[in-house]
RNA sequence: GGGCCAGUGGCGCAGUUGGUAGCGCAGGUGACUCUUAAUCACUUGGUCGCGGGUUCGAAUCCCUCCUGGCCCA
Numbered sequence: 001g002g003g004c005c006a007g008u009g010g011c012g013c014a015g016u017u018g019g020u021a022g023c024g025c026a027g028g029u030g031a032c033u034c035u036u037a038a039u040c041a042c043u044u045g046g047u048c049g050c051g052g053g054u055u056c057g058a059a060u061c062c063c064u065c066c067u068g069g070c071c072c073a
Base pairs, nucleotide, nucleotide: 001072002071003070004069005068006067007066010025011024012023013022019056027043028042029041030040031039049065051063052062053061
């Protein structure tokens, strides 16, 4: 320098015939318990890597850039 893949709550990941984002863990509150842990119930938290474009509408489609991984040179 070229090619491919990935980037989504604190962490690990889902979510593509475009229709407004969910699961587990973690966190908070409560119940239970002599207390802790475990268990159960409820619950907070994400402008979807940045910027732009298309569209009535974009995590999803298109372009540039950034970061990480792999391969080639």
Predicted 3D model of a 73-nucleotide RNA (transfer RNA) from a Bacteroidota bacterium. It matches the Rfam family "tRNA". The coordinates come from a structure-prediction model, not an experiment, and the mean pLDDT is 81. The source organism's lineage runs through Bacteria, Pseudomonadati and Bacteroidota.